[in-house]
Molecule: transfer RNA
Organism: Dunaliella salina
RNA sequence: GCUCGUGUAGCUCAGUUGGGAGAACGCAAGACUGAAGAUCUUGAGGUCCCUGGUUCGAUCCCGGGCGCGAGUG
Numbered sequence: 001g002c003u004c005g006u007g008u009a010g011c012u013c014a015g016u017u018g019g020g021a022g023a024a025c026g027c028a029a030g031a032c033u034g035a036a037g038a039u040c041u042u043g044a045g046g047u048c049c050c051u052g053g054u055u056c057g058a059u060c061c062c063g064g065g066c067g068c069g070a071g072u073g
Base pairs, nucleotide, nucleotide: 001072002071003070004069005068006067007066010025012023013022019056027043028042029041030040031039049065050064051063052062053061
C1' cells in the first nucleotide's frame, strides 16, 4: 500500500426488516448487619467514533474520514 473485520454506558458486550437505546459487572443510595461482606430494592451514567447523503424517520442503509484488530505483497 491492498483486502477484510470492527467502533454502542466507566469496563465487557448485545441489539434491530429503519420507528422503545439495552444486559451483566462496576458506581451511588436505601433495606439487612455491631460494622463490613453477601443478598434484595431503587437510581445515576449515552453526541450509538466524526462528517455528508438516502428516507416521513438512521445506532442500523450508502459515500468519505479517523481509531483499533487481522490477513496479504